[in-house]
């Protein structure tokens, strides 16, 4: 230097145009004698960052960073 994939809560992960599931974990209740378990709730509004396209972007596009893989 070229090309390709990745970037989602504290983790780990789905979601390809109509304001993010799950699962762990972390908090708060129930029960418990106490505590585990187990049950209920809670928990992302900069979805790396930064424009652009739309009525509307995590999701299209452009450019930038950051890690993986290949070629040289």
């Nucleotide at each position: 230097g070229g090309c390709g994939g990745a970037g989602u809560g504290g983790c780990c992960a789905a979601g390809u145009g109509g304001u993010a599931a799950g699962g762990c974990a972390u908090c708060g209740g129930u029960u418990u004698g106490c505590a585990a378990a187990a049950c209920c709730g809670a928990c992302a509004u900069u979805c790396g960052c930064g424009g652009g396209u739309u009525c509307g972007a995590u999701u299209c596009c452009c450019g930038c960073c950051u890690c993986c893989g290949c070629c040289u």

A computed fold for a 72-nucleotide RNA from an Akkermansiaceae bacterium, annotated as transfer RNA. Rfam family: tRNA. It is annotated as a transfer RNA.